The RNA shown here (Glycine riboswitch aptamer) has 90 nucleotides.
RNA sequence: GAGGUGGUUCCGGAGAAUCUCGUAAGAGUGCCGAAGGUGCAAGGCGAUUUAGCUCGCCGAAUCUCUCAGGCAAAAGGACGGAGCAGACAU
Numbered sequence: 001g002a003g004g005u006g007g008u009u010c011c012g013g014a015g016a017a018u019c020u021c022g023u024a025a026g027a028g029u030g031c032c033g034a035a036g037g038u039g040c041a042a043g044g045c046g047a048u049u050u051a052g053c054u055c056g057c058c059g060a061a062u063c064u065c066u067c068a069g070g071c072a073a074a075a076g077g078a079c080g081g082a083g084c085a086g087a088c089a090u
Base pairs, nucleotide, nucleotide: 002090004088005087007084008083009082010081011080012079017029019028020027021026030071031070032069036067037065039063043058044057045056046055047054
C1' cells in the first nucleotide's frame, strides 16, 4: 500500500389482526419471517468391516421450524450501497 473480517455513521430495506375479552394486570384466537436461535444436502472426518451396508461427529442459505421476535405509525430489521476510523489476520 492492497484486498478480507469485524466496528461505526448515513441512505435504501419485505411480510403479517390499529383483532377479541378485560378498569388494569393479563388472557385468547388468527397470522408473519429478514434480529437471534433450531433442522439438513453435497461433501469431509471417525468407528466397524475384506469391501459394502450401518452408526457417530462436522457441515450453507433469503431454504425449514416458529423457541424467541413481530403483525397502524414510530422503533427494530436480514441484506445492499456510500463514508469514517484503523482493531485483528494475510

The model forms 84% of the base pairs in the Rfam consensus.